[in-house]
RNA sequence: GCCCGGGUGGCGUAAUUGGCAGCCGCAACUGACUUAAGAUCAGUCGCCGUAAGGCGUGCGGGUUCGAGUCCCGCCCCGGGCA
Repeated sequence: GCCCGGGUGGCGUAAUUGGCAGCCGCAACUGACUUAAGAUCAGUCGCCGUAAGGCGUGCGGGUUCGAGUCCCGCCCCGGGCA
């Protein structure tokens, strides 16, 4: 340099003819139980905001009514060829 795969909450992962972003697990937080803790059970768990609401899938553009998903450029990680 060329080819292939990947980048999504704190971490790992899902979302498939393009249709509510965040399923499931771990971690964390709150509550119940306990003398206390652990285990167990229930709830919460991206960011901004008092709220209403807005934003958010590596970064920047594009297509589309609508993009994590398709197209272009770039960055990063892994593999292959030379």

Model confidence (mean pLDDT): 82 of 100. The RNA shown here (transfer RNA) has 82 nucleotides and comes from a Candidatus Uhrbacteria bacterium. The sequence was found in a public genome assembly. NCBI's taxonomy places the organism under Bacteria, Bacteria candidate phyla, Candidatus Uhriibacteriota.